Predicted 3D model of a 73-nucleotide RNA (transfer RNA) from a Planctomycetota bacterium. It matches the Rfam family "tRNA". The prediction has a mean pLDDT of 82.
[in-house]
RNA sequence: AGUCCCGUGGCCUAGCGGCGAAGGCGACUGGCUUACAACCAGUAGAUCGACGGUUCGAGUCCGUCCGGGACGA
Numbered sequence: 001a002g003u004c005c006c007g008u009g010g011c012c013u014a015g016c017g018g019c020g021a022a023g024g025c026g027a028c029u030g031g032c033u034u035a036c037a038a039c040c041a042g043u044a045g046a047u048c049g050a051c052g053g054u055u056c057g058a059g060u061c062c063g064u065c066c067g068g069g070a071c072g073a
Stems, first nucleotide, its partner, number of pairs: 002071006010025004018056001027043005049065005
C1' cells in the first nucleotide's frame, strides 16, 4: 500500500429508516440479616468513534477520516 469485518453506558451484547436506544454483568440506595453473601425492590449511567451527505425522519443508508482486527502480497 490492497481487500474485508468491527466501533452502541464501566464491561459484554441487542437494536427489519419511524414512540422517549433494550437486556445481562457491574455500581449505588433501600429492604432482609447480629453482619456479609445470596435474594427482593428501586435509582443513576450511552446525543450510538469524528465530520459531512441522503431523507419529512439516521444507531441503521452513502462518503471521508480516526481506532481495532483478519487475510493476501